Small-subunit ribosomal RNA, central domain from an uncultured Methanomicrobiales archaeon, 354 nucleotides, folded computationally. Its Rfam family is "Archaeal small subunit ribosomal RNA". Clan: SSU clan. Gene Ontology terms of the family: structural constituent of ribosome and ribosome. The RNAcentral record of the full RNA draws on ENA and SILVA. The coordinates come from a structure-prediction model, not an experiment, and the mean pLDDT is 87.
Context: one part of a larger RNA
RNA sequence: CUGGGCUUAAAGGGUCCGUAGCUUGAUAACUGGGUCCCUUGAGAAAUCCGCCAGCUUAACUGACGGGCGUUCAGGGGAAACUUGUUUUCUAGGGACCGGGAGAGGUGAGGGGUACUGCCGGGGUAGGAGUGAAAUCCUGUAAUCCCGGUGGGACUACCUAUGGCGAAGGCAUCUCACCAGAACGGGUCCGACAGUGAGGGACGAAAGCUGGGGGAGCAAACCGGAUUAGAUACCCGGGUAGUCCCAGCUGUAAACUAUGUGCGUUAGGUGUGUCAGUGACCACGUGUCACUGAGGUGCCGAAGGGAAACCGUGAAACGCACCGCCUGGGGAGUACGGUCGCAAGGCUGAAACUU
Repeated sequence: CUGGGCUUAAAGGGUCCGUAGCUUGAUAACUGGGUCCCUUGAGAAAUCCGCCAGCUUAACUGACGGGCGUUCAGGGGAAACUUGUUUUCUAGGGACCGGGAGAGGUGAGGGGUACUGCCGGGGUAGGAGUGAAAUCCUGUAAUCCCGGUGGGACUACCUAUGGCGAAGGCAUCUCACCAGAACGGGUCCGACAGUGAGGGACGAAAGCUGGGGGAGCAAACCGGAUUAGAUACCCGGGUAGUCCCAGCUGUAAACUAUGUGCGUUAGGUGUGUCAGUGACCACGUGUCACUGAGGUGCCGAAGGGAAACCGUGAAACGCACCGCCUGGGGAGUACGGUCGCAAGGCUGAAACUU
């Protein structure tokens, strides 16, 4: 390179947007770049095939003819497919309208319980903690009860196999602004699409810089225990941090360990959304049943799979495009490059070994 692969054996990029590229609906006309046909020329020699000749024969060599030479150029033609130009269309896609659903995002404001500090009152000898203890708190009055006030974090129940979001993620209430999806209408545009190397944006936690904040929790650290030891598990403390603002970092078992889009291929049963039809009705923004669409679960035909299992939300059957893999270790290391304040990230070997 070819091939074979990527849920779990090596392998899907953390996610999306998007440039080039690649791929791409129906219809008609033109064109003739690709494509196909005919023809002319080029396409070294040797090798190969046929026949003849020369070495005594053969191998070998030579002459003639053919073939090979997978390709190129000139001329003539074909028009199905493809490219290009133009015409028309609506099934893809987009816009618009309608009433609904949602922890979707950003900002501002309000609330709730618990916790903790302080103040006032009551009250007296313990409290806390454990397997058992001790360190610890407490007569400068703790723990406990009542009232008040301050603070920071969080948002019980509802809560679900539920919902929303591209992913990360998102949960008290109200308001403002912003965004997306589904359903229904079928009004408008008329292929405007899919994917996407580079590139850009977003991206949990921890970490970093500057400024604030600090109730609880709690790496590090200090004590008390346990133990042979105990740099731990248990207990008492406790600083970064956790929270907010501005900036950086750019990684995770960033997982559905399953890239995105489109089409095709039995069903059954939950659940949430929208629309339609019917029944019931206390006429309520009601209840129930069925049908359709598009979500989210479970079970399963065919089929697939090494099996576990997957199975219309495919890991089935196909198409388009991208990423990635090629025994284990060395190693996600070294070197170089690049990004970062740093920590480090991205890219990423070899010797050697087995």